RNA sequence: UAAGUCUGGCGGGUGAUCGCAGCUGCAGGUCCCGAAAGGGCGCAGGUGAGGAAAGUCCGGGCUUCGCAGGGCAGGAUGCCGGAUAACGUCCGGUGGAGGUGACUCCCAGGAAAGUGCAACAGAAAUAUACCGCGUCGGCCCGGCCGGCGUAAGGGUGAAAAGGCAGUGUAAGAGACUACCGUCGUCGUGGUAACACGGCGAGCCAUGUAAACCCCAUCCGAAGCAAGACCGAAACGGGGACUAUGGGCCGGCCCGGUCCGUUCCCGGGUGGGUCGCUCGAGGCUGUCGGCGACGGCAGUCCUAGAUAGAUGAUCAUCCAAGACAUAACCCGGCUUACAGCCAGACUUACCGU
Numbered sequence: 001u002a003a004g005u006c007u008g009g010c011g012g013g014u015g016a017u018c019g020c021a022g023c024u025g026c027a028g029g030u031c032c033c034g035a036a037a038g039g040g041c042g043c044a045g046g047u048g049a050g051g052a053a054a055g056u057c058c059g060g061g062c063u064u065c066g067c068a069g070g071g072c073a074g075g076a077u078g079c080c081g082g083a084u085a086a087c088g089u090c091c092g093g094u095g096g097a098g099g100u101g102a103c104u105c106c107c108a109g110g111a112a113a114g115u116g117c118a119a120c121a122g123a124a125a126u127a128u129a130c131c132g133c134g135u136c137g138g139c140c141c142g143g144c145c146g147g148c149g150u151a152a153g154g155g156u157g158a159a160a161a162g163g164c165a166g167u168g169u170a171a172g173a174g175a176c177u178a179c180c181g182u183c184g185u186c187g188u189g190g191u192a193a194c195a196c197g198g199c200g201a202g203c204c205a206u207g208u209a210a211a212c213c214c215c216a217u218c219c220g221a222a223g224c225a226a227g228a229c230c231g232a233a234a235c236g237g238g239g240a241c242u243a244u245g246g247g248c249c250g251g252c253c254c255g256g257u258c259c260g261u262u263c264c265c266g267g268g269u270g271g272g273u274c275g276c277u278c279g280a281g282g283c284u285g286u287c288g289g290c291g292a293c294g295g296c297a298g299u300c301c302u303a304g305a306u307a308g309a310u311g312a313u314c315a316u317c318c319a320a321g322a323c324a325u326a327a328c329c330c331g332g333c334u335u336a337c338a339g340c341c342a343g344a345c346u347u348a349c350c351g352u
Base pairs, nucleotide, nucleotide: 001348002347003346004345005344006343007342008341009340010339012317013316014315015314016313017312018311020048021047023045024044025043026042029041031040032039033038050323054334055333057332058331059330060329061328062223063222064221065220069254070253071252072251074219075218076217077216078215079093080092081091082090083089094108095106096105097104098103109214110213114212115211116208117207118206130154131153132150133149134148135147136146137145138144139143162180163179165177166176167175181203182201183200184199185198186197187196188195189194227274228273229272230271235266236265237264238263239262240261241260245259246258247257248256249255281300282299283298284297285296286295287294288293
């Protein structure tokens, strides 16, 4: 200098004027709206959309199902150890795959418990003999046919049943030997996954479990349109069972509990307030830890709308107007993103 890999950050700022919403404090009236509950109007001060607010994919906080269970079914996760409120997330490590490398990805338990599937091709896909090789016999004899032996060579295929090099054989073959692989066992290191090594056995016929299944661990359901209160209205008709019954506890069974329970049709009200923002909270420093993260100290308060507030104009700075606008809250994951900034590391070339 060029090309890459990983991590973090900004994503409009400043000033003025007008406008909108809500919070806190003060003031609160013979005012306005309303049937009421309740709301509005005044003064002062502060605040006012995101890194993803998106997806609704996971996990929780919170609320209700009157209380408390056991089992089955169902669902989720799937190497080991940690972090966390928890998770299918994150951190570190092991194994495997890719890359020269920095790094990235993983559908990561079990195929020797069982079942299923593997099209087509091929002779044959849970077991082989199409070609071939050897040997014996026959015949129309430089070849053809048949019997026996064989699975090393060739073909088909993703895969032909351990691989490779030899000994051996009529020709071959784990038939035997060495090395590798598989299985068993022991030792060393490690918390462990696992790694390295010793000994033994000719050794389960391949792959597939995001196929069924087996094993281990975990899991109530529904959801802020949850739910609570105030105001107003407040009824009518029909049916089932009736303690050997009915309702409720995610589905089923057991069990428990309450007692009259429940279903259908029509009518009335459908207004207001709370929930609603102080949190597993943010920032700074320090300590512990490889790290995720945790402890301690200090400091700060930063939207609460409800047909839904964040806007408009002017000036200026500028690399900037991309993806895109909260609706109970929080921790993650995934997806989208114009333009720009900072740092660490890898490779190649050049120079000192």